RNAcentral holds the sequence, with entries from ENA and SILVA. The RNA shown here (small-subunit ribosomal RNA) has 1482 nucleotides and comes from an uncultured bacterium. Rfam family: Bacterial small subunit ribosomal RNA. Rfam links the family to the GO terms ribosome and structural constituent of ribosome. Model confidence (mean pLDDT): 82 of 100.
RNA sequence: GACGAACGCUGGCGGCAGGCUUAACACAUGCGAGUCGCACGACAACGCCAUGGGCUUUGCCAGGGCAAGUACAGUGGCGGACGGGUGCGUAACGCGUAGAUUACCUGCCCUCAUGCGCGGGACAAUCGCGGGAAACCGCGGCUAAUACCGCACGACCUCCAAGCCCCGCAUGGGGGCUGGAUGAAACCUUGGUUUUGCCGAGGGCCUUUGGAUGGGUCUGCGUCUGAUUAACUUGUUGGUGAGGUAACGGCUCACCGGAGUAACGAUCCGUAACUGGUCUGAGAGGACUAUCAGUCACACAUGGGACUGAGACACCGCCCAGACGCCUACGGGAGGCAUCAGUGGGGAAUCUUGCACAAUGGGGUCACCCCUGAUGCAUGCAUGCCGCGUGGAGGAAGACACCCCUAUGGGGCGUAAACUCCAUUACUGAGACAAUAACCCCCUGUAUGUUCAGGGUGUGACGGUAUCUGACGAAUAAACACCGGCUAACUCCCUGCCAUCAUCCGCAGGGAUACAGAGGGUGCAAGCGUUGUCGGGAAUCACUGGGGGUCAAGGGUGCGCAUGCGGGGCAGCAGGUCGGAUGUGAAAGCCCGUGGCUCACCCACGGAAGCGCCUUCGAAUCUGUUGCUGUAGAGUCCCUGAGAGGUUGCCGGAAUUGGUGGUGUAGCGUUGAAAUGAGUAGAUAUCACGAGGAACACCAGAGGCGUAAGCGGGCAACUGGACGGGUAGUGACGAUCAGGCACGAAAGCGCGGGGAGCAAACAGGAUUAGAUACGCUGGUAGUCCGCGCUGUAAUCGAUGAAUGCUCGCUGCUAUUCCGCUUAAGGAAUAGUGGUUAAGCUAACGCGUUAAGCAUUCCGCGUGGGGAGUACGAUCGCAAGGUUGAAACUCAAAGGAAUUGAGGGGGGCCCGCACAAGCGGUGGAGCAUGUGGCUCAAUUCGAUGCAACGCGAAGAACAUUACGUAGGCUCGAACGGUAGAGGACCGCUCCUGAAAGGGAGCUUCCCCUUUGGGGCAUGUAGUGAGCUAUUGCAUGGCUGUGGUCAGCUCGUGUCGUGAGAUGUUGGGUUAAGUCCCGCAACGAGCGUAACCCUUGUCGUUAGUUACCAGCGGGUAGUGCCGGGGGCUCUAGCGAGACCGCGUGCGCAAGCAGUGAGGAAGGUGGGGAUGACGUCAAGUCAUCAUGGUCGUUACGCAUUGGGCUGCACCCGUGUUCCAAUGGUUGGGACAACGAGCAGCCACCUCGUGAGAGGGAGAGAAUCUCUCAAACCCGAUGGUAGUUCGGAUUGGAGUUUGCAACUCGACUCCAUGUAGCAGGAAUGGCUAGUAAUCGCGGAUCAGCAAUGCCGCGGUGAAUUCGUUCCCGGGCGUUGUACACACCGCCGGUCAAGCCACGGAAGGUAAGAGCACCCGAAGUCCGUGACUGGGCUCCAGCACUGCGCCGGAGCGGGAGCGGCCGAAGGUGAGCUUAGUGACUGGGGCU
Repeated sequence: GACGAACGCUGGCGGCAGGCUUAACACAUGCGAGUCGCACGACAACGCCAUGGGCUUUGCCAGGGCAAGUACAGUGGCGGACGGGUGCGUAACGCGUAGAUUACCUGCCCUCAUGCGCGGGACAAUCGCGGGAAACCGCGGCUAAUACCGCACGACCUCCAAGCCCCGCAUGGGGGCUGGAUGAAACCUUGGUUUUGCCGAGGGCCUUUGGAUGGGUCUGCGUCUGAUUAACUUGUUGGUGAGGUAACGGCUCACCGGAGUAACGAUCCGUAACUGGUCUGAGAGGACUAUCAGUCACACAUGGGACUGAGACACCGCCCAGACGCCUACGGGAGGCAUCAGUGGGGAAUCUUGCACAAUGGGGUCACCCCUGAUGCAUGCAUGCCGCGUGGAGGAAGACACCCCUAUGGGGCGUAAACUCCAUUACUGAGACAAUAACCCCCUGUAUGUUCAGGGUGUGACGGUAUCUGACGAAUAAACACCGGCUAACUCCCUGCCAUCAUCCGCAGGGAUACAGAGGGUGCAAGCGUUGUCGGGAAUCACUGGGGGUCAAGGGUGCGCAUGCGGGGCAGCAGGUCGGAUGUGAAAGCCCGUGGCUCACCCACGGAAGCGCCUUCGAAUCUGUUGCUGUAGAGUCCCUGAGAGGUUGCCGGAAUUGGUGGUGUAGCGUUGAAAUGAGUAGAUAUCACGAGGAACACCAGAGGCGUAAGCGGGCAACUGGACGGGUAGUGACGAUCAGGCACGAAAGCGCGGGGAGCAAACAGGAUUAGAUACGCUGGUAGUCCGCGCUGUAAUCGAUGAAUGCUCGCUGCUAUUCCGCUUAAGGAAUAGUGGUUAAGCUAACGCGUUAAGCAUUCCGCGUGGGGAGUACGAUCGCAAGGUUGAAACUCAAAGGAAUUGAGGGGGGCCCGCACAAGCGGUGGAGCAUGUGGCUCAAUUCGAUGCAACGCGAAGAACAUUACGUAGGCUCGAACGGUAGAGGACCGCUCCUGAAAGGGAGCUUCCCCUUUGGGGCAUGUAGUGAGCUAUUGCAUGGCUGUGGUCAGCUCGUGUCGUGAGAUGUUGGGUUAAGUCCCGCAACGAGCGUAACCCUUGUCGUUAGUUACCAGCGGGUAGUGCCGGGGGCUCUAGCGAGACCGCGUGCGCAAGCAGUGAGGAAGGUGGGGAUGACGUCAAGUCAUCAUGGUCGUUACGCAUUGGGCUGCACCCGUGUUCCAAUGGUUGGGACAACGAGCAGCCACCUCGUGAGAGGGAGAGAAUCUCUCAAACCCGAUGGUAGUUCGGAUUGGAGUUUGCAACUCGACUCCAUGUAGCAGGAAUGGCUAGUAAUCGCGGAUCAGCAAUGCCGCGGUGAAUUCGUUCCCGGGCGUUGUACACACCGCCGGUCAAGCCACGGAAGGUAAGAGCACCCGAAGUCCGUGACUGGGCUCCAGCACUGCGCCGGAGCGGGAGCGGCCGAAGGUGAGCUUAGUGACUGGGGCU
């Protein structure tokens, strides 16, 4: 795009078309083929005439005649072979196209030419009798014809005989003459007339000529699928003869010969009516065969047969068989909608039991007429195409309508509506009103009569329809689908992986443009969607127009018949080819033009086209064919060299193994390590001898040979091929090759040998979670030989064979030539390699050995899986091979390349990563945090590293978010609004656990411009408030990788592209730090630096800090005057940059016990954290979208809980002691903090502390005596003078309050623990370790935590193999959620389709035999006789009679053939089948 469509929703009108695609299923009822009286007998009703009789008298009944006709029937003629329906069968001369018929027929029609004479006897109808339920039938009698029969004439046909002319491609055909033989008919109507006659007119009949029309038959070409159908045929193929037919012919028969078809697909199976055309497509094609038209076939699923006829083997004819249904008196009959309507059934699905013969056409008729479900019309159906309409113009308050959205301002619907004006197609009702009608028939005139002219009567189903006129009034008329992308069109709400949607991709898990609804929009429109089917897109079977190295696809290799293809020249022919012409290619359709319906669809007319076929005339480019010729392809001959080419035989040495003997003694062998094994019965080792089998080191090489598989010791014999050089001769002899034939690794099979080594299976010992494996020890087939089979491999260059053409460079092998004859070197041919240009390719790559450019031939592929499977066939001894599907299932499978990621890949490098060390954790007690358990609640969050002394830098109440109980609801806090009152606060009492509730007392606000305002209280309504939820809706903040060195961009270049380059390489660095090189050149975020701190110095300044010098003073003290030297404080500067020197290096840079310097190679530390990752963490810091609750999930109160304890874990602390504990004495810091605070000093207390009390808001006072350390003393290795848990008693302090549940003090108690299993964390220098001090939070404290400060102060680093993590190149990848990836198989479960299977069911086609209907043909035939012929007899004037024979007819009988049916053995196909096998999906 299309449709004979169907379904869903909807539906105003008209025109034109269409309409059982399924059950060729079964059919009730009616209709669809009759007609002719001008062929005939016969004859009812109606009409007219006259007559007669009767009577119920104006008429009726009965009989007669005439005219006009013919009902129901009959004889006869023509038509029922057309028209109408359907598509079962048919793969065929059925159809299409072009021919042939010298092999034929043709009723009615036209035409030519004659004729229509004479006879005869019947049969229907009818009458009578009879049978039967019926259908119908029998017997007897009468009768007509255009029915039937005979005779005559005979142009003419046919046949026979003789002979003549002409023609054809062959058989042969045509014409004419003579003689002979056979063979025909029918009459009817009507007119005139001179009436037993003649002349016409119309119709009819016989014969004949020619035609037209319609057919029969034959032929060339074309016409679906399957080879898992390869052979088929016996009247088969041909001949002779005969029969038969309209006609040819094995069409049929007898005989003879043995043929015919087929790989160019016979036979068989399946499917199918064919064509013009229709749909699609640019075309070539593909699909289809409804309507219309041509042909064929069929008429109950079905089969057989003939009759009649011009024509049938006959849709509404006959006979037989069969199935089915109907009637029946059971004896027998009758039937065929695939005509038109209609019914049932089937189905997703397809109409009215209509009107009319008015038109067109058909049948009959002289005609009028009759018949016609053909046809013309109408009905119902949106089934399709075409056309029209559902209003038009104006109208913004752009509505406060509804509805929808919203940022609440507004926006959309929307000129849409309302409203005003206007026209009225269609609708409604009214009036008028067609065309299609021409004929025919009748009359008159004319003409010889039907012609012609004039006149007349009549004919409309559709239909009072189309159309026209006037009337009315926007009145009566819009749906459907879609809105994620493809694809035009977007928002809200509901739902919450549910319900659903979806061609495909896919959507939906709490913020859905994808579901459902709504608003809006888009498309189309009386339709719109969905489903189905066909074509296109699909170059996705490729003729036009594709492929095969790696994506599917080159056969394992050769030889070779057929087929297809083929080199140069000349000549002939003209099959293909090209051109001209004739014929044909039906009509309709398509296309063009014109015209008619108001347009269009539609219709009419004309043209063009139909690319085809036949015939004919030409041309000779190519091809073909024939002939001649030539040598470039091909082959033959001669000569040489090379070679693991093949087959056979003989020979050889090294080595392994086992045997015998000698020497010799305890191990050997094997492995990652072992064991099994072998060995004191003497191994291994070693020497000698002999045996046997297999394989042939070195040479040996991207060397050679062979078609491939393949070929390797030496020699000999036989033998194949290729190359090089050369003369002669053949003259296209060629290339390829389906089928065929041959060869074909290894393994395997059969028979017979052989068997040293090796070695499937097998055994043992190991390894392992297991180990039916890898590694070890043994070991049988086999490996070897001969003969035979198998016929496959990643049989690979994953690249078929042959020929020609197309730049180069460089090796190797063989031979020849030039040069030279010991040259270097050069050239050619054949082969074998490497690397490249052009070109090709998706890329990789190929590239004269093509995957380039061309030609020829063969084989092969058409998404993945199922599957190289099943079935079948075939080969094989078997194993198996060859050929080779489908159901079902998926939306991919695959190739090449790219970027990442990962690798028990490789290279380089780094890091407390390992190693080297130090001290720890894991063991004990306690502290603290998590889990788990428990609980009314144990609030919540954090969960590998990167949660767990984390949020929490302080849970007794509060905090507090949790649970209980009792309360409040504008609310504990806050902002608006309205109105009220002027206070509010406070105090007392009662109740209560408190919050709160109740009662009472007290008080009467401030400012003012006098309008009011502010403040606080209570009331009402609105906002509130929420540590409720979602960190997977978010912002912000943070962790992590990682202080790792990376991450990118612009321009350019390369690549089809993804991308690459830069950023890689060589060095170097802590560093993508820097240098060099480079199709790159630059730049950005990171690194570094800038910042803070610390280390040195200078300078400035000098209080509260300091005190050297000067002076004063004290018991003593920078205490004082002073000082600015020092320390210190805190500002500003300096300083370090591989700067200098040496060595190495191109440089960057590196080394170094260099110098100098406080510091040396980023001096130490901090802050600073790239692009991005983890849907990492946090809605409970805060902010925030959505959701939820609102007398509660909000608010306040009480007392609880967060501290609960069989247990596991993390982080810490104190320990286990003598490098120590206790005790006495002595020395040295820094950072910090302080007024609800730090607190000197004094007194009291054993102590925690208490009572007094100065100082300093702090370089001034206080915290503040630092401890480890040093000097003494003590205990002496012990569960201790170690260790301090736990518990008892007594206290202090903070605080409303220490019971749950604080800290501290004193006395007493004195647990576990004697250095911690597997495992594991930290640290590289002022670090680890160790020692104390301070601070935040804080009433107090759980702090042993955290954040800081200083004191003392080590050890080790060979090094990068390994573990972990990271960085950069590289490599392979089937990964990309990226190895925590992907993924094979078995098993378990469910579902699906398929194969096998003992069997069983159905169908089909053939074969053999039996039976044998109807019927044609053949034979026979009682009998018949109205016909004809002959003979005999009788009678003869005539007519005749009788007998016999023949011809003709003929029931019946017999025979050949013969449908259906039966029997039998097999075959094919399709369902089914216990059980079973694999496959697919989840």